[in-house]
RNA sequence: GGGUGGUAGCUCAGUUGGUAGAGCAUCGCGUUCGCAACGCGGGGGUCGUGAGUUCGAAUCUCAUCCGCUCC
Numbered sequence: 001g002g003g004u005g006g007u008a009g010c011u012c013a014g015u016u017g018g019u020a021g022a023g024c025a026u027c028g029c030g031u032u033c034g035c036a037a038c039g040c041g042g043g044g045g046u047c048g049u050g051a052g053u054u055c056g057a058a059u060c061u062c063a064u065c066c067g068c069u070c071c
Stems, first nucleotide, its partner, number of pairs: 001070006009024004018055001026042005048064005
């Protein structure tokens, strides 16, 4: 210098811009003598950071930080 990734505690999805999701985990309730399993429900993210474009940005543009990889 080139490529790629950064979104919930963890693993990830969300792609032609329209007010963010799943599984697991966690909390509550039910079932049980109790645990597990199962069922129902809840909490949790200013989308790595800063700026720009736009009525509107996780998504487009620029800068920057970190990880992986190639030269």